[in-house]
């Protein structure tokens, strides 16, 4: 100098599942009024129902791999978390940069 391989950070790709449904406080375009008030599409935040997703994590079993062991171990299962109209955020897991540090050459 070059190849690779964990970590780590940039910067880009990046799926799925209810614009379900009750209630509660506000704020409401508008509508009616006997002018004292009713009524209300919709919108925020909120506490619940029921339904469903898996690619943050978690967890279980595997092929396998290990053999001291109550061992490791998926993109599979579960779905605790977490999520489920658009925006925005997460997002495994892929691509290029870069840095340390291991290995070859």
């Nucleotide at each position: 100098c070059u190849c690779u391989c964990c970590u780590u950070g940039g910067c880009g790709g990046g799926a799925g599942a209810c614009g379900c449904u009750g209630g509660g406080u506000u704020c409401g375009a508008g509508a009616c009024u006997u002018c004292g008030g009713u009524c209300a599409a919709g919108a925020a935040c909120u506490c619940g129902g029921g339904g469903c997703c898996g690619a943050a994590g978690g967890c279980g079993c595997a092929a396998c791999c290990a053999c001291c062991c109550c061992g490791g171990a998926a993109a599979c299962g579960c779905u605790c978390a977490g999520g489920c109209a658009u925006c925005a955020g997460g997002g495994a897991c892929c691509g290029c940069c870069a840095a340390u540090g291991g290995g070859g050459g």